Predicted 3D model of a 359-nucleotide part of an RNA (large-subunit ribosomal RNA, domain IV) from Nocardiopsis endophytica.
It was read from a public genome assembly.
Taxonomically the source falls in Nocardiopsis (Bacteria, Actinomycetota, Actinomycetes, Streptosporangiales).
Model confidence (mean pLDDT): 88 of 100.
Its Rfam family is "Bacterial large subunit ribosomal RNA". Its family is annotated with ribosome and structural constituent of ribosome in the Gene Ontology.
Context: one part of a larger RNA
RNA sequence: CCGUGGUUAAGGAACUCGGCAAAUUGUCCCCGUAACUUUGGGAGAAGGGGAGCCCUGUCCGGUGAUGGAACUUUGCUUUCUGAGCUGGGUGGGGUCGCAGAUACCAGGGGGAAGCGACUGUUUAUUAAAAACACAGGUCCGUGCGAAGUCGUAAGACGCUGUAUACGGACUGACGCCUGCCCGGUGCCGGAACGUUAAGAGGACUGGUUAGAUCCUUCGGGGUCGAGGCUGGGAAUCUAAGCGCCGGUAAACGGCGGUGGUAACUAUAACCAUCCUAAGGUAGCGAAAUUCCUUGUCGGGUAAGUUCCGACCUGCACGAAUGGCGUAACGACUUCCCCGCUGUCUCAACCGCGGGCCCG
Numbered sequence: 001c002c003g004u005g006g007u008u009a010a011g012g013a014a015c016u017c018g019g020c021a022a023a024u025u026g027u028c029c030c031c032g033u034a035a036c037u038u039u040g041g042g043a044g045a046a047g048g049g050g051a052g053c054c055c056u057g058u059c060c061g062g063u064g065a066u067g068g069a070a071c072u073u074u075g076c077u078u079u080c081u082g083a084g085c086u087g088g089g090u091g092g093g094g095u096c097g098c099a100g101a102u103a104c105c106a107g108g109g110g111g112a113a114g115c116g117a118c119u120g121u122u123u124a125u126u127a128a129a130a131a132c133a134c135a136g137g138u139c140c141g142u143g144c145g146a147a148g149u150c151g152u153a154a155g156a157c158g159c160u161g162u163a164u165a166c167g168g169a170c171u172g173a174c175g176c177c178u179g180c181c182c183g184g185u186g187c188c189g190g191a192a193c194g195u196u197a198a199g200a201g202g203a204c205u206g207g208u209u210a211g212a213u214c215c216u217u218c219g220g221g222g223u224c225g226a227g228g229c230u231g232g233g234a235a236u237c238u239a240a241g242c243g244c245c246g247g248u249a250a251a252c253g254g255c256g257g258u259g260g261u262a263a264c265u266a267u268a269a270c271c272a273u274c275c276u277a278a279g280g281u282a283g284c285g286a287a288a289u290u291c292c293u294u295g296u297c298g299g300g301u302a303a304g305u306u307c308c309g310a311c312c313u314g315c316a317c318g319a320a321u322g323g324c325g326u327a328a329c330g331a332c333u334u335c336c337c338c339g340c341u342g343u344c345u346c347a348a349c350c351g352c353g354g355g356c357c358c359g
Stems, first nucleotide, its partner, number of pairs: 001354008010345002014343001019340001027051005036041001038173001052095012067080004071075001096100001108338007115330002120132002136171007148157003174325004179255003184252002186248005193243003199237002204232006211224005256274005283317001284314001295311005
């Protein structure tokens, strides 16, 4: 010096991102116990008192020695007595120590807020959480050889189930609620019209040439061309789909701007105008969301970028991508208080293990 234990004057969080770490508390019995609450809780709330050993009294139990009594029944009968031993409760007196739950073991507590209802689950080896799950809610699909899933198939699961069932999606106890928009995208329904594939169809048309005809330098060349074969191919017929017409938001999603106006000022219930599918309702709001921002006011402190309560100017909350509350719960996050302490002022000493130095 490092690691790991122990003790510490006075102060007691001044330490620090933060009481991290440590300390406090700790058992049993008795008393006592708030807000709030889903009436179960909260609660071991909080906060107090007692606790060893010896002697002695009393009370309630267990056992039942001894002695006695009863008889329609002489019995492994019934009943009275209650010695001794023993378990527990409650008084009185005494006694020792600094200390009697004497060691080990063995909750610190309270107030307020956020998030998640809860018990659970998770990144084996840096994350345990506010993430996942959850009961509950809603929507969609599925009539059974179900939908869905695995498999080329046979077949299997679903299920030896049958819509109070099964599959999928979202939300996430409970309470109060869940507004407007179907223009876009998706899904569902409709089938008149438009468009549309292969296929059908075959108007028309190209190639080939038996042959015909014309020219010829007699080598050949030009034109036409039946039948067959072989290409191209219009009209017309024709499905779903798409267009089209409707529905649907606890489907994906979306939910405005400008100007003016009241007898102080300010503000604008009101008016006008543009745009939109419709212009954000209730509730909440500088919030796990607020940039400006340490917003402003109030509380707490001597002093508070955090915290709590308000305001609303919501850069950029908002209603099952759920909104707002909420008792209980949480090795969650934040703020405050009491207790407690070597966290600190500020360091000291003691033990154990190691390093290092000297021999």